This is a predicted structure of an 83-nucleotide RNA (Glycine riboswitch aptamer) from a soil metagenome. Of the family's consensus pairs, 90% are formed in the model. The sequence is in RNAcentral, with records from MGnify. The prediction has a mean pLDDT of 78.
[in-house]
RNA sequence: CCUCUGGAGAGUAGGCGCAUGAACGCCUCACCGACGGGGCAAACCCCAUGCCGGGGUGAAGCUCUCAGGUUCGAUGACAGAGG
Numbered sequence: 001c002c003u004c005u006g007g008a009g010a011g012u013a014g015g016c017g018c019a020u021g022a023a024c025g026c027c028u029c030a031c032c033g034a035c036g037g038g039g040c041a042a043a044c045c046c047c048a049u050g051c052c053g054g055g056g057u058g059a060a061g062c063u064c065u066c067a068g069g070u071u072c073g074a075u076g077a078c079a080g081a082g083g
Base pairs, nucleotide, nucleotide: 001083002082003081004080005079006078011029013028014027015026016025017024030070031069032068036066037064038063039062043057044056045055046054047053
């Protein structure tokens, strides 16, 4: 890296557009965090320095919710098996 298996959370929300619609597009409000993305602690480095300080690098299952998602389906961090 590939295949298979397991795998959570939150609205079957309302309105409009077409013809049935849970699909698609737009709008409104309410939510989720485990695709992705942003932010940061310690530590280290640099500058300055009597003290107080300033800057850079810097993780996530933390945090934000841009994206994504909130019936089914699909996705899905992560875990297991095989190659």